[in-house]
Molecule: SAM riboswitch aptamer (S box leader)
Organism: Flavobacterium agri
RNA sequence: UUCUUAUCCAGAAAGGACGAGGGACUUGACCCUGUGACUCCUUGGCAACCUGUCGAAAGAUAAGGUGCCAACUUCAACCCGGAAACGGGAUAGAUAAGUA
Numbered sequence: 001u002u003c004u005u006a007u008c009c010a011g012a013a014a015g016g017a018c019g020a021g022g023g024a025c026u027u028g029a030c031c032c033u034g035u036g037a038c039u040c041c042u043u044g045g046c047a048a049c050c051u052g053u054c055g056a057a058a059g060a061u062a063a064g065g066u067g068c069c070a071a072c073u074u075c076a077a078c079c080c081g082g083a084a085a086c087g088g089g090a091u092a093g094a095u096a097a098g099u100a
Stems, first nucleotide, its partner, number of pairs: 001100001003098006013043005021032003026077004044069003049065002051062004073092001078089004
């Protein structure tokens, strides 16, 4: 990287470094950001997909491998319903486990 399956309105921040953009892509909206964002490092935490233990199972528990710690995956875009607000789905994306 390919494909498959599952999940994505819950949850979880302090310190240090850096110094200007950032929120995946395009467009638009809306946010975050010199009261220092994004990113990186340290520490801490959340969750429980894989994993360990117990169990017939449901489940409980631990936290080793990942993941995550602004906003629903920030929202919309395509389809369906609806007067609208909005709701449902698809696409795309992210993560996990497997796979060639």